[in-house]
Predicted 3D model of a 73-nucleotide RNA (transfer RNA) from Halanaerobacter jeridensis. The coordinates come from a structure-prediction model, not an experiment, and the mean pLDDT is 82.
RNA sequence: GGGGAUAUAGCUCAGUUGGGAGAGCGCUUGUCUGGCAGACAAGAGGUCACCGGUUCGAACCCGGUUAUCUCCA
Numbered sequence: 001g002g003g004g005a006u007a008u009a010g011c012u013c014a015g016u017u018g019g020g021a022g023a024g025c026g027c028u029u030g031u032c033u034g035g036c037a038g039a040c041a042a043g044a045g046g047u048c049a050c051c052g053g054u055u056c057g058a059a060c061c062c063g064g065u066u067a068u069c070u071c072c073a
Stems, first nucleotide, its partner, number of pairs: 001072007010025004019056001027043006049065005
């Protein structure tokens, strides 16, 4: 220098009809227990990396940018 992949909750990650933003773990509260662990119930937590475009409507399609990983040289 060129090619490819990835970016969604604190962490690890789903998300195929383009129309509901989610799971596990963690965190908070409550109940059970003498306490811990644990179980159960409820809850908080999001600029879907950023900018723009297409569309009635975009996490999802298109272009660009940034970061990380990887391959070639």

Background: Rfam family: tRNA. Its family is annotated with triplet codon-amino acid adaptor activity in the Gene Ontology. The sequence was found in a public genome assembly. Taxonomically the source falls in Halanaerobacter (Bacteria, Bacillati, Bacillota, Halobacteroidaceae).